Model confidence (mean pLDDT): 81 of 100. A computed fold for a 104-nucleotide RNA from Siphonobacter aquaeclarae, annotated as SAM riboswitch aptamer (S box leader). The model forms 97% of the base pairs in the Rfam consensus. It was read from a public genome assembly, where an Rfam model found it. The source organism's lineage runs through Bacteria, Pseudomonadati, Bacteroidota, Cytophagia and Siphonobacter. Its Rfam family is "SAM riboswitch aptamer (S box leader)". Rfam describes the family as follows. The SAM riboswitch is found upstream of a number of genes which code for proteins involved in methionine or cysteine biosynthesis in Gram-positive bacteria. Rfam links the family to the GO term regulation of gene expression.

RNA sequence: GGCUUAUACAGAAAGGGGGAGAGACAGGCUCCGUGAACCCUUAGCAACUUUCCGUUGAGGAAUCAGUGCUAACCUGCCUGAAUCAACUUUGGGACCUAUAACGC
Repeated sequence: GGCUUAUACAGAAAGGGGGAGAGACAGGCUCCGUGAACCCUUAGCAACUUUCCGUUGAGGAAUCAGUGCUAACCUGCCUGAAUCAACUUUGGGACCUAUAACGC
């Protein structure tokens, strides 16, 4: 940087440094000198790897360790339904993206 598999409803903060951006992308809409991105420390969330108990079409518990995460979002492409002038609402799927694990 790719491949495969699984998940994406939810959840969870402060201090220090830093000094203007950030929310993946596009559009919107938001956050931000009452301090953005990023780095460090501590805390927390979660339970992918891990440990234990179980199962044999299986989950459950733990959180020492390895990761990850700690504003809130909507639309994007196809399609069903409601409504139909338009708008809008709702269901399903795909694509993209994010995380973990094995391996390349």